[in-house]
The prediction has a mean pLDDT of 82. The RNA shown here (Glycine riboswitch aptamer) has 108 nucleotides and comes from a soil metagenome. The RNAcentral record of the sequence draws on MGnify. Its Rfam family is "Glycine riboswitch aptamer". From the family's description: This family represents the bacterial glycine riboswitch.
């Protein structure tokens, strides 16, 4: 890292609205369900993404020790590396289903 099995949170079964396809119809631009889109508001973090920290390099400066050079220590600044369950919600997701950070079992 991979494959199986287990378990696995959170947040609206939101609102308008077009097609479809079927029921009922007092045959109306009615209505009830499924289904597939469209614009809105609200909200979640555990797909996956973006961001920071100590720390560590590299630059330029400053103080200290030593006192011939050098070195060494400490510190200012600026770039670059650099984590999360933190954080941002872009993706995603808010009945069920599947999805799911991680975790246990087993195996390659």
């Nucleotide at each position: 890292c991979c494959a199986u099995c287990u378990g696995g949170a959170g947040a609206g079964c939101g609102g308008c609205u077009g097609g479809u396809c079927g029921g009922c119809u007092a045959c109306g631009u009615g209505u009830c369900g499924a289904u597939c889109g469209g614009c809105c508001c609200a909200c979640c973090g555990a797909a996956g993404g973006g961001g920071c920290a100590c720390c560590g390099g590299c630059g330029c400066g400053g103080c200290u020790u030593c006192g011939u050079u050098c070195a060494a220590g400490c510190u200012g600044c600026g770039c670059c590396g650099c984590a999360a369950u933190c954080u941002c919600u872009c993706a995603g997701g808010u009945a069920a289903a599947a999805g799911g950070a991680c975790a246990g079992a087993c195996g390659g």